[in-house]
Predicted 3D model of a 73-nucleotide RNA (transfer RNA) from candidate division CPR2 bacterium GW2011_GWC2_39_35. NCBI's taxonomy places the organism under Bacteria, Bacteria candidate phyla, candidate division CPR2.
RNA sequence: GCCCCUGUAGCUCAGUGGAUAGAGCGCCAGCUUGCGGAGCUGAAGGUCGCCCGUUCGAGUCGGGCCAGGGGUA
Numbered sequence: 001g002c003c004c005c006u007g008u009a010g011c012u013c014a015g016u017g018g019a020u021a022g023a024g025c026g027c028c029a030g031c032u033u034g035c036g037g038a039g040c041u042g043a044a045g046g047u048c049g050c051c052c053g054u055u056c057g058a059g060u061c062g063g064g065c066c067a068g069g070g071g072u073a
Stems, first nucleotide, its partner, number of pairs: 001072007010025004018056001028042004049065005
């Protein structure tokens, strides 16, 4: 250089082109407890890597770029 895969919450990951983008863990608050842990309840936390395009509508489809991983002489 070329080919392939991946990029979504602090972490690990879901997510048929259509309703408000979700789960587990973590963090915070409350309940519970003599204190903690465990358990239960609730809340916060997201420019869906960036830009452009297609579409009535894009996390999802197309192009370019960036980052990570793998393959190849």